[in-house]
Context: one part of a larger RNA
Molecule: small-subunit ribosomal RNA, 3' major domain
Organism: uncultured bacterium
RNA sequence: UGACGGGGGCCCGCACAAGCGGAGGAACAUGUGGUUUAAUUCGAUGAUACGCGAGGAACCUUACCCGGGCUCAAACGACACAGGAACGGUCCUGAAAGGGGUCGGCUCUACGGAGCCUGUGUCGAGGUGCUGCAUGGUUGUCGUCAGCUCGUGCCGUGAGGUGUCGGCUUAAGUGCCAUAACGAGCGCAACCCCUGUCCGUAGUUGCCAACGGGUAAAGCCGGGGACUCUACGGAGACUGCCACCGCAAGGUGCGAGGAAGGCGGGGAUGACGUCAAAUCAGCACGGCCCUUACGUCCGGGGCGACACACGUGUUACAAUGGGGGGUACAGAGCGAGGCGAGCCGGCGACGGCGAGCGGACCGCGGAAAGCCCCCCCCAGUUCGGAUCGGAGUCUGCAACCCGACUCCGUGAAGCUGGAUUCGCUAGUAAUCGCGCAUCAGCCAUGGCGCGGUGAAUACGUUCCCGGGCCUUG
Repeated sequence: UGACGGGGGCCCGCACAAGCGGAGGAACAUGUGGUUUAAUUCGAUGAUACGCGAGGAACCUUACCCGGGCUCAAACGACACAGGAACGGUCCUGAAAGGGGUCGGCUCUACGGAGCCUGUGUCGAGGUGCUGCAUGGUUGUCGUCAGCUCGUGCCGUGAGGUGUCGGCUUAAGUGCCAUAACGAGCGCAACCCCUGUCCGUAGUUGCCAACGGGUAAAGCCGGGGACUCUACGGAGACUGCCACCGCAAGGUGCGAGGAAGGCGGGGAUGACGUCAAAUCAGCACGGCCCUUACGUCCGGGGCGACACACGUGUUACAAUGGGGGGUACAGAGCGAGGCGAGCCGGCGACGGCGAGCGGACCGCGGAAAGCCCCCCCCAGUUCGGAUCGGAGUCUGCAACCCGACUCCGUGAAGCUGGAUUCGCUAGUAAUCGCGCAUCAGCCAUGGCGCGGUGAAUACGUUCCCGGGCCUUG
């Protein structure tokens, strides 16, 4: 000077408490450990690994294993020599890769050759081989915490201190006051984006109040710019006004006005640094190692194994529910090798024909929970849907290992889950559906978004966890 303390003081945070819903028990999905295996490729491992790298493992991917091949090599650059247009067809062998044969087939030229290809040789290759304890870059975390420092001055022999302490205040080292300090920088805040109100500009593909036409109905048509909306610009909030407290900063008020108050809500934004944290398998890069293989191509298998153990999820155990019929109301997205209306066939997945739409125009696309009527009557059931049998559809060269979906049948465990543990303070939790990326298809119950319905509780800071400031040993 720090760090630490089952030391002290002050203060924060879904940290506890208060409350709501979960996990831990079941079945399944997925990741991991372990075990197994020819291989089950590799990495990630308390918090900060475990639906993580994976935003798509049947082949490919693929890095692993088995087998069959190739070595100027799967790709690229340079040089020399030899031959041939490039390229295309075809035959044999083979699982393919590969190996072997055969036929067709040029342009330019200053006639030396050049373009392009093959072969031979050589120099560069290639390596997801090792080291994240040699590195760059990027990332997690403490932590959106309020801190971390500097210049000059002053103090101290010095390390260093002061400033940054103290009082009040704030979400904040935010500000005010005080002050051997006075200033400043990186952080905080603000400037940026979305959202909430209003105004202006603009009016199609959006909108429809007034006028006219028109329909079974419909902005459907003429028309209109008012409204909604769209998307650009602006206004608005500052404790500005009032009252009280306070030196001030500021605080309090079911005060006013206002769509909104005292940071309005959300996002982006992550200081000096910590963990020799993570990544040599995104990429880059030093060193080391392999060179007829640790490179590379192909066929098949594996990454999908299964006595077990753990994490994250999905579906349930039912009546605030399940089933049948009827009937409303979104937002954000996506679409041409695509979205596909409509008609026809099929119980259905889907198939056939196919309008429109590169889309405020057409389509995906009947949102679901909700509301109305009816059934079920507490039962392992009209709960629950695992598992298995059969028949199909679709994608794809190909669904045996190992795809999704449909229909019929089958109907398992499960009666609210021990110790323990997680999330959340408001349009939040809970609950309901919709979209997108990846993508031929899909093991998505994952991830990222979107809207619908919409709570309870917070006395308080003693205690648990993490953190900030001062002080003490």